[in-house]
Molecule: transfer RNA
Organism: Spirosoma lacussanchae
RNA sequence: AGCGAGAUAGAGCAGUGGUAGCUCGUGGGGCUCAUAACUCCAAGGUCGCCGGUUCGAGUCCGGCUCUCGCUCCCA
Numbered sequence: 001a002g003c004g005a006g007a008u009a010g011a012g013c014a015g016u017g018g019u020a021g022c023u024c025g026u027g028g029g030g031c032u033c034a035u036a037a038c039u040c041c042a043a044g045g046u047c048g049c050c051g052g053u054u055c056g057a058g059u060c061c062g063g064c065u066c067u068c069g070c071u072c073c074c075a
Stems, first nucleotide, its partner, number of pairs: 001071007010024004018055001026042005048064005
């Protein structure tokens, strides 16, 4: 430099145009003599950034940033 994959809640991940979700974690309640387990509830999101298309974009299109993998060049 080229190609490909990826960026969504604290962590790990779903979500191919119409209400942003799951598991774990966190906080509170229940249960228990108590803890763990179990169970109920809640908080927590600039969907990487900037534009475009559309009545409507996490999703489609363009540019950019960052991460991972492969290839090439130089040494």